[in-house]
Molecule: transfer RNA
Organism: Actinomycetota bacterium
RNA sequence: GCGCCGGUAGCUCAGUUGGUAGAGCACCAGACUUUUAAUCUGUUGGUCGUGGGUUCGAUCCCCACCCGGCGUACCA
Numbered sequence: 001g002c003g004c005c006g007g008u009a010g011c012u013c014a015g016u017u018g019g020u021a022g023a024g025c026a027c028c029a030g031a032c033u034u035u036u037a038a039u040c041u042g043u044u045g046g047u048c049g050u051g052g053g054u055u056c057g058a059u060c061c062c063c064a065c066c067c068g069g070c071g072u073a074c075c076a
Base pairs, nucleotide, nucleotide: 001072002071003070004069005068006067007066010025011024012023013022019056028042029041030040031039049065050064051063052062053061
C1' cells in the first nucleotide's frame, strides 16, 4: 500500500424487510436487615467514530476520512 472485521450509555456488548435505540454491570434513589456489605425494586444516562450523499424517513444503504484489530504484498 491492498483486503477483511470492528467503532452503539461510564464498562462489556446486542440491535436486518430502513419506521419511537436496548441488555448486563456500574452510578444514583428507595425497600429490607445479616449494617464498610449483600439482596430486591426503580430511575437516570446516547451528536449510534467524523463529514457528506440517497430517501418522506438512515445505527442500518452509498462515498470519503479518522481510530483499533487481523491477514497479505513490496522495499530494506